The prediction has a mean pLDDT of 81. This is a predicted structure of a 75-nucleotide RNA (transfer RNA) from a Planctomycetota bacterium. The source organism's lineage runs through Bacteria, Pseudomonadati and Planctomycetota.
């Protein structure tokens, strides 16, 4: 430069267009223990930005931006 793919709590990830976005770790509070760990309960935190289609969007379309991959340029 062109192809392709992907963007969700602090991380790893689910999530048919329609319930209160789910799950595991994370943290913070209990409960238990002399005390900690483990287990257990309870609780705090997310749809990359704009636009559009729709009665409705985390999910569909279009762009922008990020991140991976393959393919080419120059050096």
């Nucleotide at each position: 430069a062109g192809g392709g793919g992907u963007g969700u709590g602090g991380u790893g990830u689910a999530g048919c267009g329609g319930c209160c976005a789910a799950c595991a770790u994370u943290c913070c509070g209990g409960u238990c223990u002399c005390c900690a760990a483990a287990a257990c309960c309870g609780g705090a935190g997310c749809c990359c930005c704009g636009g559009g289609u729709u009665c409705g969007a985390g999910u569909c379309c279009c762009g922008g931006c990020g991140c991976c991959c393959c393919u080419g340029c120059c050096a």

Its Rfam family is "tRNA". Rfam links the family to the GO term triplet codon-amino acid adaptor activity. Rfam classes the family as a transfer RNA. The sequence was found in a public genome assembly.